[in-house]
Order: sequence, then C1' cells, then structure tokens
RNA sequence: GCCAGCGUAGCUCAGUGGUAGAGCAACUGUUUUGUAAACAGUCGGUCGUUGGUUCGAGUCCGACCGCUGGCU
Repeated sequence: GCCAGCGUAGCUCAGUGGUAGAGCAACUGUUUUGUAAACAGUCGGUCGUUGGUUCGAGUCCGACCGCUGGCU
C1' cells in the first nucleotide's frame, strides 16, 4: 500500500427496517449467628463519529476513526 471482518451496558455477546436485550458484575431485599451460595428485585446505553436513504435505521449506503486478520 491492497483486501476482509469487527465496533451495542463495567465485561462477554445477542438483536437480518417497526418499544434496545441476555448472562456475568454492581446495588437493595429475603434467607443465615455471620459470610458465601440460593431466590426476588433495581440500576446501568448519545448502539465508534459524521452524512445519506426511508414514514421509520443498532440494522441499508458513503466517508472518517479505532481494533483484528490476510496479502505484498
């Protein structure tokens, strides 16, 4: 330099155009002499940035940024 993939909650990841979710973590409660575990609940998101398409975009398109891999 060229090509491809990925970017969503603190972490690991779902979500193939119509209300953004799960597990773990954190916090509260129940239980226990106490801790852990278990159970119930709560909190947590400008969906990498920006523009476009659309009645409607996490999702489709362009540019840019970052990470990973391949080729040279």
This is a predicted structure of a 72-nucleotide RNA (transfer RNA) from a Candidatus Parcubacteria bacterium. Rfam family: tRNA. Rfam's curators write: Transfer RNA (tRNA) molecules are approximately 80 nucleotides in length. The coordinates come from a structure-prediction model, not an experiment, and the mean pLDDT is 82. The sequence was found in a public genome assembly.